Model confidence (mean pLDDT): 87 of 100. Small-subunit ribosomal RNA, 5' domain from an uncultured prokaryote, 511 nucleotides, folded computationally. It matches the Rfam family "Bacterial small subunit ribosomal RNA".
[in-house]
Context: one part of a larger RNA
RNA sequence: AACGAACGCUGGCGGCGUGCUUAACACAUGCAAGUCGAACGCGAAAGGGGCUUCGGCCCUGAGUAGAGUGGCAGACGGGUGAGUAACACGUGGGUAAUUUGUCCUUGGGUGUGGAAUAACUACCCGAAAGGGUGGCUAAUACCGCAUAAGACCACGUCUCUUCGGAGAUGCGGUAAAAGAUUUCGGUUGCCUGAGGAGGAGCCCGCGGUCGAUUAGCUAGUAGGUGGGGUAACGGCCUACCAAGGCAACGAUCGAUAGCUGGUCUGAGAGGAUGAUCAGCCACACUGGUACUUAGACACGGACCAGACUCCUACGGGAGGCAGCAGUGGGGAAUAUUGCGCAAUGGACGAAAGUCUGACGCAGCAACGCCGCGUGGGUGAAGAAGGCUUUAGGGUCGUAAAACCCUGUCAGGUGGGAAGAAACCUAGAGGUAGCUGACGGUACCAUCAAAGGAAGCACCGGCUAACUCCGUGCCAGCAGCCGCGGUAAUACGGAGGGUGCAAGCGUUGUUC
Numbered sequence: 001a002a003c004g005a006a007c008g009c010u011g012g013c014g015g016c017g018u019g020c021u022u023a024a025c026a027c028a029u030g031c032a033a034g035u036c037g038a039a040c041g042c043g044a045a046a047g048g049g050g051c052u053u054c055g056g057c058c059c060u061g062a063g064u065a066g067a068g069u070g071g072c073a074g075a076c077g078g079g080u081g082a083g084u085a086a087c088a089c090g091u092g093g094g095u096a097a098u099u100u101g102u103c104c105u106u107g108g109g110u111g112u113g114g115a116a117u118a119a120c121u122a123c124c125c126g127a128a129a130g131g132g133u134g135g136c137u138a139a140u141a142c143c144g145c146a147u148a149a150g151a152c153c154a155c156g157u158c159u160c161u162u163c164g165g166a167g168a169u170g171c172g173g174u175a176a177a178a179g180a181u182u183u184c185g186g187u188u189g190c191c192u193g194a195g196g197a198g199g200a201g202c203c204c205g206c207g208g209u210c211g212a213u214u215a216g217c218u219a220g221u222a223g224g225u226g227g228g229g230u231a232a233c234g235g236c237c238u239a240c241c242a243a244g245g246c247a248a249c250g251a252u253c254g255a256u257a258g259c260u261g262g263u264c265u266g267a268g269a270g271g272a273u274g275a276u277c278a279g280c281c282a283c284a285c286u287g288g289u290a291c292u293u294a295g296a297c298a299c300g301g302a303c304c305a306g307a308c309u310c311c312u313a314c315g316g317g318a319g320g321c322a323g324c325a326g327u328g329g330g331g332a333a334u335a336u337u338g339c340g341c342a343a344u345g346g347a348c349g350a351a352a353g354u355c356u357g358a359c360g361c362a363g364c365a366a367c368g369c370c371g372c373g374u375g376g377g378u379g380a381a382g383a384a385g386g387c388u389u390u391a392g393g394g395u396c397g398u399a400a401a402a403c404c405c406u407g408u409c410a411g412g413u414g415g416g417a418a419g420a421a422a423c424c425u426a427g428a429g430g431u432a433g434c435u436g437a438c439g440g441u442a443c444c445a446u447c448a449a450a451g452g453a454a455g456c457a458c459c460g461g462c463u464a465a466c467u468c469c470g471u472g473c474c475a476g477c478a479g480c481c482g483c484g485g486u487a488a489u490a491c492g493g494a495g496g497g498u499g500c501a502a503g504c505g506u507u508g509u510u511c
Stems, first nucleotide, its partner, number of pairs: 001510003005507005012372006018365002020330001025328003029325003034072003039069002042066001047060005079283003089207007098200003103196008111145004120135006151174003155170006179188003209255003216246003221243001223241006258280004262273004285306005308319004336362001338361003344358001345356004375405004385396004409452001411447005419438001424433003455500005460481003466495005476483002
């Protein structure tokens, strides 16, 4: 000097930040990922009205609510740092060894048929979770046929080549599609190519911890061939061949640790560190596995095993806060079960819009930084009182009182934002209309009023600041040196002083 701090004493206001560093301990409750009727079929009820033989029926509610099929999103956003000493990260390269939904640019196409199935319905099983059988139905769901500019595969030729391969071209073969809406102008989808943007995978050089009281390690191990697998190279996997590979320039083993931009300190070099913010990585009760997908081996998806918790009719089931709040526990220690989608951003949708604990705000905490205030002027050779004294005085001290002012903050009253212009609708080019959680907040005006607002540590030297009383090696102090045994500036109190100040000290840690 610094801090995500804690503790003690104290505490007026505001702005901006920050806030489980410990148990990656266990979690009650609520919310945190949905959306689309302009892909599709189905389709209520309450309420209101009418009729009635009082059983009910019809209209409306309403093609609404709703669930289902289908599409897109759920791989983003948010959390945590357990693991990891590794191409994990940083930096610089390579990919002629690759991939990429949505988006942008551009080329070609969108023809013709079919069979199902959920929802629904009728039964059945089950305590529940849920499941089974029969029947009906639609699609941008599923499956054929046609077509193929180009794409892909095999073969041939030419050009280039880093000799691995790449490009051009010829012939043969293979594989496609879906409609919706419309004001009939169109809009938007779908299939297949090429290019781009942004993203991702893989490979390599170099760089950044400790221990040799860890010296040898290694059988898919190092390499080759054939095959498999992947978007892709590769022992990635497999069969065979063969015996290599790494290591004192530290292999292997052990310990510790997410990495970086940065942050703190320092004149710098360096040292320490990796909270908040940003980039990357890893993880999601523990371990394993794949499915779907453009993308996951997937936090709020699936399956299996395990530990734990819960429900049960004992047959069987359910769950995963390292999302936001919140609870218990641990701890010196860390906040509200708040408001809003108004803004920014995201998902879906043609749009209106819906969803969004991302985010924007508010609440709590002097936890930090910054700003402001707790009044200003005049006022005695100096009140009272305290302390002290050589008893004259000295000091607190212009300090107070008193008089004259001011009005920051807090308080009352009145007014009151910016952040919000888009989308959309109308119109036809001009323009108008809508929307604010924060918040009656910021801010402005005004009213009253010095009124409501100062503490903490220290005063032997280092180190700014001194006397009196008490105590008597006691009680105690102490960062180091050291104080205390009867005159203690070092203990305790008082007066005075010094330093900081809404803080001041102590402890811890780093330089």